[in-house]
RNA sequence: UCUUUGGGGCGGGGUGCAAUUCCCCACCGGCAGUCAAAGUCUGCGACGGGCUUUUUGAAUAAAGGGCCUUUGAACGGGUGAAAUUCCCGUACCGACGGUACAGUCCGGAUGAGAAAAGA
Numbered sequence: 001u002c003u004u005u006g007g008g009g010c011g012g013g014g015u016g017c018a019a020u021u022c023c024c025c026a027c028c029g030g031c032a033g034u035c036a037a038a039g040u041c042u043g044c045g046a047c048g049g050g051c052u053u054u055u056u057g058a059a060u061a062a063a064g065g066g067c068c069u070u071u072g073a074a075c076g077g078g079u080g081a082a083a084u085u086c087c088c089g090u091a092c093c094g095a096c097g098g099u100a101c102a103g104u105c106c107g108g109a110u111g112a113g114a115a116a117a118g119a
Base pairs, nucleotide, nucleotide: 001119002118003117004116005115011025012024013023014022026104027103028094029093030044031043032042033041039092040091048069049068050067051066052065053064054063055062056061074090075089076088077087078086096107097106098105
């Protein structure tokens, strides 16, 4: 430098005109690091916000680039040299827009991307 890869999960019941959105039960967990394996530790990405710039446009704006930035949640016990990472127990968390209120549906997204592998 190029190529490829790069996010999982609503099944059953209840109420209702209507809910995979409410209620009861269920199910899921990106990337790197860390004396030993992590959704809940440390950092990163994504989503959201801001500033700036380029192109197009008469203009409102639209599209692209760069920089900055907000943001979730775990305790107890056990084993061990070592674990907030394993085992047991009990908890908790989950962008934006849409819609009967959504971590699980639809949409931006055939996108972007931490990063991994190969040449």
Predicted 3D model of a 119-nucleotide RNA (FMN riboswitch aptamer (RFN element)) from a chicken gut metagenome. RNAcentral holds the sequence, with entries from MGnify.